Molecule: glmS glucosamine-6-phosphate activated ribozyme aptamer
RNA sequence: AGGGAAAUGAUAGCGCCAGACCGCCGGUGGGCGGUUAACGAGGAGAGAAGUGAUCGAACCUUCGGCGGAUGCUUCUCCGGUGCGCGGGAGCGCAUCGUCAACGGCAGGCAAAUAUGCGGGCAACCGCAAAACAAACCCUGUUGUCAUAUCGGU
Numbered sequence: 001a002g003g004g005a006a007a008u009g010a011u012a013g014c015g016c017c018a019g020a021c022c023g024c025c026g027g028u029g030g031g032c033g034g035u036u037a038a039c040g041a042g043g044a045g046a047g048a049a050g051u052g053a054u055c056g057a058a059c060c061u062u063c064g065g066c067g068g069a070u071g072c073u074u075c076u077c078c079g080g081u082g083c084g085c086g087g088g089a090g091c092g093c094a095u096c097g098u099c100a101a102c103g104g105c106a107g108g109c110a111a112a113u114a115u116g117c118g119g120g121c122a123a124c125c126g127c128a129a130a131a132c133a134a135a136c137c138c139u140g141u142u143g144u145c146a147u148a149u150c151g152g153u
Stems, first nucleotide, its partner, number of pairs: 014067004019036007039056003045077007078097008101144008115128005
């Protein structure tokens, strides 16, 4: 220096580098070292399969990829609610996920960039105070909830 195994911890708009950029060396093939590679808001009942993931901000690569992922769809299980059925235990349908139906309207919520200061030869990095957004997020208000299942004729 490389490879393998095990354990622990962290992360989920998260990790990584082969792209790009910078410095040095070297006469063009490259080598060595470094920088960057998504700005926050929001997001998890359990399992399987599929898909390959919400919202806006910024705009020279936030490009090009790899891996992962709390999204979405279907099925099963667990659970809440509503409705129906049942003497009852409970069962069925719908919808959602523990603040546990769907929709309308109104209001609300950021960080980066930029600026200033500092660090670095540089790419670039750190810090400071302030501004600006949208939503499947939050608050308020309002409307809808049987056409499904089931039972009877």